[in-house]
This record gives sequence, structure tokens and C1' cells, in this order.
RNA sequence: GAAGCCCGCCGGGCCGUCGCUGGUGCAAUCGUGGAAACACGGCACUGGAGGAACGUCCGGACUGCACAGGGCAGCGUAGCAGGUAACACCUGUCCACCGUGAGGUGAGGACCAGAGCAACAGAGACGAGUCGGUGCGGCCGCAAGGCUGCACCGGGUGAAACGGGCAAUCUCUACGCGCAGCAAUACCAAGUAGGCCAGCGUCGAUGUGGCUCCGCAGAGCUGGCGGGUAGGUAGCACCGAGCCGGUGGGGCGACCCCCGGCCCAGAGGAAUGACGGUCACGUGCGGGCAACCGCACGCACAAGAUCCGGCGUACAGGCGGGCUUCACAA
Repeated sequence: GAAGCCCGCCGGGCCGUCGCUGGUGCAAUCGUGGAAACACGGCACUGGAGGAACGUCCGGACUGCACAGGGCAGCGUAGCAGGUAACACCUGUCCACCGUGAGGUGAGGACCAGAGCAACAGAGACGAGUCGGUGCGGCCGCAAGGCUGCACCGGGUGAAACGGGCAAUCUCUACGCGCAGCAAUACCAAGUAGGCCAGCGUCGAUGUGGCUCCGCAGAGCUGGCGGGUAGGUAGCACCGAGCCGGUGGGGCGACCCCCGGCCCAGAGGAAUGACGGUCACGUGCGGGCAACCGCACGCACAAGAUCCGGCGUACAGGCGGGCUUCACAA
């Protein structure tokens, strides 16, 4: 200098105007909507997407239902050791394969328990057995020899020929797993929707003609109770598997412990946006000896929906560290 390998990180900054959404405090105990439950409304301060928020693949927290224990079935995992709340994840290591190498990949338990499977070629492919030769034997034949049984050797086909392979085929072994999921679930709670109970009622309740009388219609009327639906609230934004920092300690490492600091989105058809300016960055064009200047364009993948840990996938551009191979020079 050129090609690579492996880690870690960023993924626009600032200002102005207008707007959206959550929280806290204050004030009035008020107004609006609603039967209610409850929601909304003022002012001030303040919070408001990501490294993948994505796919929803795996594991958990949480909730409801089920549940004495064991077995069968079903699903899943698979060297060994460790980490973790848990995992199919992560770390270390052995082995196998790939790479000159740094490194990468691995569905890596068991086919003397049983079953199943193997293109083409080949006589024959999981069932056995082909051609040639040798040895021993049997039968036929006067003989040459022919047919045949067993054993061994060799040839041909093929990845593989009574010896193996495949468990990414069933199966066996060991271990794990109850089922469903926040549209879980809990609470409040309308409707002449419907249920149950009591009383009254064809011996006329009740409704209606405004009322009494009277007339007409007439089989329901009144009260109570509890469950659900619409609707509303909680779950749900959280002192926790939390985040940040440490020339702190242990461990090869994943990770664990200690110390200090912080509180960090929470809607429910679902907010985080729009416009302008400016500074970066990249590309192109023009100018300049150069540093640089001017103009134009571009600036990715993609956005929460109960939460968390992983995995997988997408991604313009950029930064840092360690290492390998080759070439050259000393």
C1' cells in the first nucleotide's frame, strides 16, 4: 500500500411560528355532556418513539380457568460445562466441515431394540446373489467332459454389494411443557331487552274519554331482587429481571456483586407533526495554484398499543478499536 476478518458505536444539531398528546401543581367546587358510572373544560410548569419501536418466531412477568400423585398421548429440546427469571438465547470448550489465514458454520444423543429408505449404472440395492477361477464333494458318462453343492479368491456396475449409511423417516433414550391469552381479567352500570319472587287482577286490575258517575278498550298492572349487554373505569406506564456512570471487586467469558446518581412516552381509531431559517454530511457542476468559495439536488430502514428478555429481518451515510494475508522497503 492492497485485499479481507471480528468487535463496539452514531444514525442529524440548533433557532423561530403554528399545532397534537400525557403528567404535576393551583383555582373555582363551578360549567357542559350523561339516567348513572364517568368524561371534558381554565392557568402555570413539564414529559413525548427505535436501533431495529418491525416480523410476532421463542422464552418469561401478569391474569383467568383447571389441578392429590403417577402414567399414556401430544409438542419441544439435544456434544460437554456454565450464564440467566426463563429460553430453541448467550458464553467457554471439544469434535466435524469451509477458509492460506484472521475467522466462519453446525438440526453434533442412539441405527448390534424394531421398522423404513437409497436416483443413475448394474444380473442383483437392503431381499440376496452375477461372471470367471481354485479346492473339496455329489450325480451322469468308457473317456474327454457336463451338471450341481459348499468354501475361498478375483473381475465388472456403483456413493454403497450379507457389510455399511441415513434418525432434516418412523422410532428409542434423557430432559422440559396444564390450557388460554390484555379483545386476558376485575369493578361500576342504562334500555317496556329479558329472567326470578311477591301482591293485586276476567268477582274487571289497568288504560282512555280532563276528574266522579257513566261509556269504550281490556289481560295484565305494581313492587322487589339478582345476572348480563350498550356505556364507563381499572389493568396501563409501574422502585423495577429498570436506566446511566465507576482506573470498585469476582470471572477466560456470558454474567454476577458493590458504590453513586436518575425516574425516562403512555393513547384508545390511537399524539410526537407542518412550515421557514441556519449549521453539518454526501453527490454533481462551475471558479480558484491551493486552503476554499458559489449553485443545485439528496439525507436511509422504519414508528409504540400490557410489559420485559432474546432471535430473525430492513437500513442512505459515518466513526472508533483489534487482527489476518499478500506485495514492497529497511
The RNA shown here (Bacterial RNase P class A) has 330 nucleotides and comes from a Burkholderiales bacterium. The gene name in the source record is rnpB. It matches the Rfam family "Bacterial RNase P class A". It is annotated as a ribozyme. The prediction has a mean pLDDT of 79. The RNAcentral record of the sequence draws on ENA.